A computed fold for a 71-nucleotide RNA from an uncultured bacterium, annotated as transfer RNA. It matches the Rfam family "tRNA". Rfam classes the family as a transfer RNA. About the family: Transfer RNA (tRNA) molecules are approximately 80 nucleotides in length.
RNA sequence: GGGCCCGUAGUCAAGUGGUAAGACGCGGCAUUCGCAUUGCUGAAGCGCGAGUUCGAUUCUCGCCGGGUCCA
Numbered sequence: 001g002g003g004c005c006c007g008u009a010g011u012c013a014a015g016u017g018g019u020a021a022g023a024c025g026c027g028g029c030a031u032u033c034g035c036a037u038u039g040c041u042g043a044a045g046c047g048c049g050a051g052u053u054c055g056a057u058u059c060u061c062g063c064c065g066g067g068u069c070c071a
Base pairs, nucleotide, nucleotide: 001070002069003068004067005066006065007064010024011023012022018054026042027041028040029039030038047063048062049061050060051059
């Protein structure tokens, strides 16, 4: 330098045109003499920019970052 894959909450991770599911973790409440467990509840997220579209996390292009292969 080139090919391919990936980028979603603190962590892992589903979704792939129509307002993002789940798990762990975190806050609050209940339960307990207390802790743990358990139950209920809450906060927290689509890498950045542009394009297409009525509508983009999703499609296209560029950039950035990571992985892998080739040189």